């Protein structure tokens, strides 16, 4: 000390559903809860995905409001991919 994770130990983190709260949803956040997790530790939205309040179209309507439809992140997800920087145990 590059890699490597089969078995083992010390600690770790915690999906889904429950409940409380926030938000238009999407999700977020705190408590419970473990399906998994060797980076599921920290950063970051490049890809991918989710939403679609607002806008934008179009349809309906005499027309204006509503209503429907489609597109749009300036809202999300790092427990979907890849990219950075750090790091436990063994093995080596």
């Nucleotide at each position: 000390g590059a890699c490597a994770g089969a078995a083992a130990a010390a600690g770790g983190c915690a999906a889904a559903c429950c409940u409380g709260u926030u938000g238009a949803a999407a999700a977020g956040u705190a408590g419970g809860g473990a399906c998994g997790c060797a980076a599921a530790g920290c950063c970051g939205a490049g890809g991918a995905u989710c939403u679609a309040a607002g806008g934008c179209a179009a349809g309906u309507u005499u027309c204006u409001a509503g209503c429907u439809u489609g597109c749009u992140a300036u809202g999300g997800u790092g427990g979907c991919c890849g990219g950075g920087c750090u790091g436990c145990c063994u093995g080596g």
Description: The RNA shown here (c-di-GMP-I riboswitch aptamer) has 92 nucleotides and comes from Neobacillus bataviensis LMG 21833. Its Rfam family is "c-di-GMP-I riboswitch aptamer". Rfam links the family to the GO term cyclic-di-GMP binding. The same sequence occurs in records of 2 taxa. The prediction has a mean pLDDT of 84.